[in-house]
């Protein structure tokens, strides 16, 4: 330097292709259960989606720039 995949609660990933209120699992906190833990149940709380910009009535989603990671090639 040129290509191709990724970035979304703490962690692992959906949702993007087809624009409409940001989900799931585990984790966390509270309370019941238990002599305690561990399991299980029930209630919660935390994310505006890597970053800046566009275009829309409306963006995680579609367009540009750009950043990080990992492949491939040179």
């Nucleotide at each position: 330097c040129g290509g191709a995949a990724g970035g979304u609660g703490g962690c692992u990933c959906a949702g993007c292709c087809u624009g409409g209120u940001a989900g799931a699992g585990c984790a966390c906190u509270a309370c019941g259960u238990u002599c305690g833990g561990g399991a299980c149940g029930u209630a919660g709380g935390g994310g505006u989606c890597g970053u800046c910009g566009g275009u829309u009535c409306g963006a995680a989603u579609c367009c540009g720039a750009u950043c990080c990671u990992u492949c491939c090639g040179a």
Predicted 3D model of a 74-nucleotide RNA (transfer RNA) from an Alphaproteobacteria bacterium. The sequence was found in a public genome assembly. The source organism's lineage runs through Bacteria, Pseudomonadati, Pseudomonadota and Alphaproteobacteria. Rfam family: tRNA. Its family is annotated with triplet codon-amino acid adaptor activity in the Gene Ontology.